[in-house]
RNA sequence: AGAGUUUGAUCCUGGCUCAGGAUGAACGCUGGCGGCGUGUCUGAGGCAUGCAAGUCGAAUGUGUACCUUCGGGUAUGCAUGGCAAACGGGAGCGUAACACAUUGGUAAUCUACCUUGAGGUCGAGAAUAACCCGGAGAAAUCCGGGAUAAUACUCGAUGGAAGUGGGGGGACACUAAGUCAUUCCUACUUAAAGUUCCGGCGCCUCAGGAGGAGCCUAUGGCCUAUCAGCUUGUUGGUAAGGUAAAAGCUUACCAAGGCUAUGACGGGUAGCGGGUGUGAGAGCAUGACCCGCCUCACUGGGACUGAGACACUGCCCAGACUCCUACGGGAGGCUGCAGUCAAGAAUCUUCCUCAAUGGCCGAAAGGCUGAAGGAGCGACGCCGCGUGCAUGAAGAAGCCUUUCGGGGUGUAAAAUGCUUUUAUAAGGGACGAAACAAUGACGGUACCUUAUGAAUAAGGGGCUGCUAACCUCGUGCCAGCAGCAGCGGUAAUACGAGGGCCCCGAGCGUUAUCCGGAUUUAUUGGGCGUAAAGGGUCCGCAGGUGGUUUGCCGCAUCUCCUGUUAAAUCUACCGGCUCAACCGGUAGGCCGCGGGAGAGAUGGGCAAACUAGAGGCCGGGAGAGGCAAGCGGAAUUGCUGGUGUAGGGGUUAAAUCCGUUAAUAUCAGCAGGAACACCAAAUGCGAAGGCAGCUUGCUAGAACGCGCCUGACACUCAUGGACGAAAGCGUGGGGAGCGAAUGGGAUUAGAUACCCCAGUAGUCCACGCCGUAAACGAUGGAUGCUAAGCAUUGGCAGUAUCGACCCUGUCAGUGUUGUUCACCUAAGCUAACGCCUUAAGCAUCCCGCCUGGGGAGUACGAGCGCAAGCUUAAAACUCAAAGGAAUAGACGGGGACCCGCACAAGCGGUGGAGCAUGUGGUUUAAUUCGAUAUUAAGCGAGGAACCUCACCCAGACUUGACAUCUAGCUGCAGACCCCUGGAAACAGGGGAGCCUUCGAGGGUGCUAGACAGGUGCUGCAUGGUUGUCGUCAGCUCGUGCCGUGAGAUGUACCGUUAAGUCGGAAAACGAGCGCAACCCCUACCCUAUGUUUCAUGUGUCAUAGGGAACUGCCCGCUUUAAGUGGGAGGAAGGUGGGGACGACGUCAAAUCAGCAUGGUCCUUACGUCUGGGGCGACACACGUGCUACAAUGGGAAGUACAAAGGGACGCCAAGCCGCAAGGUGGAGCAAAUCCCACAAAACUUCUCUCAGUUCGGAUUGAGGUCUGCAACUCGACCUCAUGAAGUCGGAAUCGCUAGUAAACGCGCAUCAGCCAUGACGCGUUGAAUACGUUCUCGGGUCUUGUACUCACCGCCCGUCACGUCAAGAGAGCCGGCAAUACCCGAAGGUCCAACCUAGUUGGGACGAAGGUAGGGCUGGUGAUAGGGACGAAGUCGUAACAAGGCAUCCGUAGCGGAAGCUGUGGCUGGAUCACCUCCUUC
Repeated sequence: AGAGUUUGAUCCUGGCUCAGGAUGAACGCUGGCGGCGUGUCUGAGGCAUGCAAGUCGAAUGUGUACCUUCGGGUAUGCAUGGCAAACGGGAGCGUAACACAUUGGUAAUCUACCUUGAGGUCGAGAAUAACCCGGAGAAAUCCGGGAUAAUACUCGAUGGAAGUGGGGGGACACUAAGUCAUUCCUACUUAAAGUUCCGGCGCCUCAGGAGGAGCCUAUGGCCUAUCAGCUUGUUGGUAAGGUAAAAGCUUACCAAGGCUAUGACGGGUAGCGGGUGUGAGAGCAUGACCCGCCUCACUGGGACUGAGACACUGCCCAGACUCCUACGGGAGGCUGCAGUCAAGAAUCUUCCUCAAUGGCCGAAAGGCUGAAGGAGCGACGCCGCGUGCAUGAAGAAGCCUUUCGGGGUGUAAAAUGCUUUUAUAAGGGACGAAACAAUGACGGUACCUUAUGAAUAAGGGGCUGCUAACCUCGUGCCAGCAGCAGCGGUAAUACGAGGGCCCCGAGCGUUAUCCGGAUUUAUUGGGCGUAAAGGGUCCGCAGGUGGUUUGCCGCAUCUCCUGUUAAAUCUACCGGCUCAACCGGUAGGCCGCGGGAGAGAUGGGCAAACUAGAGGCCGGGAGAGGCAAGCGGAAUUGCUGGUGUAGGGGUUAAAUCCGUUAAUAUCAGCAGGAACACCAAAUGCGAAGGCAGCUUGCUAGAACGCGCCUGACACUCAUGGACGAAAGCGUGGGGAGCGAAUGGGAUUAGAUACCCCAGUAGUCCACGCCGUAAACGAUGGAUGCUAAGCAUUGGCAGUAUCGACCCUGUCAGUGUUGUUCACCUAAGCUAACGCCUUAAGCAUCCCGCCUGGGGAGUACGAGCGCAAGCUUAAAACUCAAAGGAAUAGACGGGGACCCGCACAAGCGGUGGAGCAUGUGGUUUAAUUCGAUAUUAAGCGAGGAACCUCACCCAGACUUGACAUCUAGCUGCAGACCCCUGGAAACAGGGGAGCCUUCGAGGGUGCUAGACAGGUGCUGCAUGGUUGUCGUCAGCUCGUGCCGUGAGAUGUACCGUUAAGUCGGAAAACGAGCGCAACCCCUACCCUAUGUUUCAUGUGUCAUAGGGAACUGCCCGCUUUAAGUGGGAGGAAGGUGGGGACGACGUCAAAUCAGCAUGGUCCUUACGUCUGGGGCGACACACGUGCUACAAUGGGAAGUACAAAGGGACGCCAAGCCGCAAGGUGGAGCAAAUCCCACAAAACUUCUCUCAGUUCGGAUUGAGGUCUGCAACUCGACCUCAUGAAGUCGGAAUCGCUAGUAAACGCGCAUCAGCCAUGACGCGUUGAAUACGUUCUCGGGUCUUGUACUCACCGCCCGUCACGUCAAGAGAGCCGGCAAUACCCGAAGGUCCAACCUAGUUGGGACGAAGGUAGGGCUGGUGAUAGGGACGAAGUCGUAACAAGGCAUCCGUAGCGGAAGCUGUGGCUGGAUCACCUCCUUC
């Protein structure tokens, strides 16, 4: 000191979370020792038991026991009396207050014990308790009679002292009752106690001291305004009472005051301070332990005693609770120390001692002391120590991991040597004790010495990032983790385990709380155009702030001195416990308050003055400023009349509707209401809302000009007041057009909408309400300062002019530019966009407002309103984001430009039929698997009868059908033969049987073991290969420059091209992968060669090499460019034609079944072999084809012309046989030689004559041929016979731009044969059309909008249904709190009266608790209904984001399942096109 988290990425805003420290803590795991601290935070809930306040015989009476020198003494008890018991100890209920703290005052006061000084202590008397007698009662306790003492009580005396009253002087002070000094005069009142050991100790009066206490003032410190008014002893006075003492403290009377926005009153919460925690500080939070103060003592009230109490372990009364009881009555108060129950996450021993310190009593000895000193329990905290140290392997074992080589744990262990803190045992043994002695609970403790022996002693959390530390296995969105982000769906460093590692260590983690980080409430130290945030606007009281000069004051302010700010705490230093924690000493100090002295700037006050702020007077101008009255024309509509006839209107298209009762159209007239075209503009005016025909009247404000006047009169403004679009409300008018609602017609899946036809409120007027808008510049007001340019409105001045215009300057306003580019750079600010003299710049003053999103501008409460509603304004709960600006993409039913057989123009097809083939589906024992929009479907398969083969049925084998190795055996030449079973494989049985260099060497076989094998799974673990966008023109990099950054530039622009092709230009300059070219075939020529071509030679042809084409030449256009149009020549012309060649990437595209391969699974089977079947099924659907439907044809006969291929397990000639398939035959040929091999369409002639035919050939029957082990499932071909559908094909859809389409045949791979109509090639014949780019599809470039980035197959809204949760309302119901009115009225003091004495009785008012009543505030609960939040992939629609398909949004009103729709006014936070205007430049 920061970090993580919103995004595809970026910057900002903003919240959430983490790392630190702390605690009277608790919980989990673990636990060796010591020191010092600390320990019911909850129920101020209830308490058994013991103890916590007594003491004095030197005040007094007396009982008992003992002793006695008989005088008495000692001990102990009871009682009177004195002092103490008001301290010490506990707790924090109450209290928002003079309770506390600080500072002063008391001239308004008291004070026992202690202390100082002065003086005094004389005389007399009456009782009473204990005790004795009697009585009542269960008890507690009480009553009557009798006796007695005192330092108990009473009376009297004295008074130089004191008090009170009256009177007279001095000093001080003064508002005044005052104080002081020595006083003076006078009246009245008030004292005492004894005891003794003879030293004293006591007693009384007065005046002081110290310490203590009371009262008063100022200042300070919580939340709430959804608490705004409170108060009747209230505020003051007079009189009286009362107190130690001032005072409404109390009472009577009089007056009507007092407090409050600087927060009264009310409500909630809370003991206050020193301090403590944290923080750099300012602050924030807190008030355990220790110290000071206050308050309380079961709850409430009350007084008594006393120096002191309204009294924790005193009294009285009332209440609740508990206990005793003989039922009549009584007793009690742990918030003292221990302890117990309860509550709770949670907090200790019914311990020792008065040895020390202190307290009370006493003359003292001493007594008492749960104060205190100590010990015990708890890792609760802080501090310290230990659990060993050294040596010890290129490194044991075990465990983990591995690429199988190794690596890690790890010098770690073992082993060897050493030490003894600690532990155990034994011995010694304190300080604390002070004053000669005596006196120690702790304690035989601390500490010291010796002995024994590594011995008695390590865990917790973590390891994805933040955040130090990683591998393997298990699991498979399961189980689980998680502080935040987030992990887990078969390769998880995030779950669980193991190993390893990291951190801390007798602890470690978790939870809770506080501060910090958080500048995230901002005084230090934040903001408000778009992120949350400027009030709709103005006026203006209080308040805040305020121009220039002088003087005085000295309030603020500053300086110095001084008092105080308790101690402890804190800081520095020093010291004591072995160190530390802890403790002691010395010094220091913040802040605050008081007193004294001084300064005189600044702010303030007082006084005086000034004119620059502000205001007033005068003048001429501008303006849709406001109010009222009058007037005007155009248009719409209605009515009347005329002309005229069948339509009109409306829409994308229609219909509802109007019209033959005469519409629409047209002409004339009349009526009525509303709004004011052109001018008109970026214009003007107004505080804002807003204001527009013309004229008049009344009226407000602003600007300018010239002077004069006042003399700071100013700025801002909480509360308050006024104004305030549209909609809406009330009353009364008015009503042409428009037009929520409503009705109808369309559209649609629906259409409560968009479109159309009607149409009511309303819109208009008057008066009164409402008080809100995207009331916006999303930008509060005022003042000052900080370069310019231009335009425009108004005023003035100057020059000029006869005058005006123009021009120049200036003031005020309204706009704009300030850049890609020559003149004019703005600076500055901003997250960026942008703002920029009209600031969002630099400053000052005042006001308003903000503090994550949602819930919510909602609920409740209050105010206002007729209502609608407005203003003010939360919480629970929930999320980790919600946002702003900008960037790159993608997308748009956005735009611009361009391309493509993309459309169009053409030609021929598909879709209909039959068949072939592939697929889906279905079926099946199996119909193996894969491919499946474009980019699967005559695809993998370029050859499924067996094999293939992966599928099914059945039968077999198990080191295996195949590979390598090891060990043993086998003397043994292969794989063999025979027999039996069998469908075969195979099984069983029998037989035969090597080479050799003679080494059991090679090979074979058998057995056993390593292993083989798998077309099993995962193409979402992969390699390789392939498809597609797309042969589209794109995709990038280095350096530089720009930007905070993501990024941009380069690659945009202007031309051009098939092309990011080339040129120009340009903050870019270059480069790479693509394009093109280089390669192959082909078209022309030349040369060479010449086999198998040619009868020989030219030539054709073949092979090889070379030439040729480059916009090279000419003309035009263009920017003198790139290029393009035309022409010449040429075989070929602008890439001549074709091929190979496929950028960065996209689709988790395809393939584990071609191959390879990680992982995983099977192992007498998911491997291997065999026979048979299946992949060929068939209601149906789709794709690709073939053949056709015929005359441009079919049939028959005749006659022509290719290219490219193939051939030895092959091609096969001639000849012969067969109708044919074919057979036979055997010549030739390893092929420019021989063969396949007759090309076919074409052409010529004949026939058929429009029919289901001499078209078409499916299907079926019969007979054959060939291949092959084998044609049943399931081959091809031939012959004869049969002769189906089909007469040109719906919606829709495909190919093709020239040697192309179309038509025709030929060849070949695979292959025994073939289901080939397929695929791949070859030639023959050989067209039509392209105006063009509006539309469809795809693509490219630029631009624009975006709430999309999984990228529009995106995102996303609301109702409804289900579940969960919290809050509000709610007929009510049940509590609590504080008051009010009345009733009753204890104890008690007080007042009065009577008895008679010092009390008893009676009465009055006051008075706690209680009762009754109606209200206030607050809490709990509640049927039900409504909204909110969240939840898996539910339902209905599609509202929003692109022009989101009707631009969105705001206010308001109506309506509708729902999002929403419509009306009215408003904003741009609207895309696109056109027009107008403005700016810059030419």